[in-house]
RNA sequence: GGGCGUUUAGCUCAGCGGUAGAGCGGUCGUCUUAUACACGAUUGGUCCCUGGUUCAAAUCCAGGAACGCCCA
Repeated sequence: GGGCGUUUAGCUCAGCGGUAGAGCGGUCGUCUUAUACACGAUUGGUCCCUGGUUCAAAUCCAGGAACGCCCA
């Protein structure tokens, strides 16, 4: 220098045009002498950034950024 992939909740990841989800975690409660476990409730995100397309964008397009892999 060229190509490809990833970026979504505190963490690991779904979701690929129509109001953003799960597991783990956090908080509160029940239980226990107490803690843990278990159970119930609750808590969570300007979907990496900017612009474009669209009635509508996390999702499509363009540019940029960070990280990773391959080639030279």
The RNA shown here (transfer RNA) has 72 nucleotides and comes from candidate division WWE3 bacterium UBA1401.
The prediction has a mean pLDDT of 84.
The sequence was found in a public genome assembly.